[in-house]
Model confidence (mean pLDDT): 81 of 100. This is a predicted structure of a 72-nucleotide RNA (transfer RNA) from an uncultured Opitutales bacterium.
Parts: sequence; C1' cells; structure tokens
RNA sequence: GCUCUCGUAGUUCAAUGGAUAGAAUGAUGGUUUCCGGUACCACUGAUGCGGGUUCGACUCCCGCCGAGAGUG
Repeated sequence: GCUCUCGUAGUUCAAUGGAUAGAAUGAUGGUUUCCGGUACCACUGAUGCGGGUUCGACUCCCGCCGAGAGUG
C1' cells in the first nucleotide's frame, strides 16, 4: 500500500429498519448489621465524527478518525 473485521453506560455484552437503546457489573444513596461484607430497594450513566437513503437508522450506503487481523 491492498483486503477484511470491529467501534454502544466506568467495564463486559445485547438490541428483525419501528415501544422511552436494555442486561450484568460498577459508582452513589437507603434498609439490614455493633462495624464491614452479603442480601434487598432506589438512583446514576452510552450508539466514535460528518454526510446520505428512508415515514422512521445502533442497524443500510459514502467519507474521515481509531483499534485489530490477513497479505505483498
């Protein structure tokens, strides 16, 4: 250089083109306990960036950025 894959809560992962983008874990607060842990309840927090297609885009298309794999 070329080809392919990937990018979503702090972390690990979901999400037929259609419901308020969900779950676990974490953080915070509360209940419980002599204290802590466990358990339970509440709360917090995300689609890499810019365009396009569509009534509707995390999803499809294009470009850019970043990560990885293969190949000369």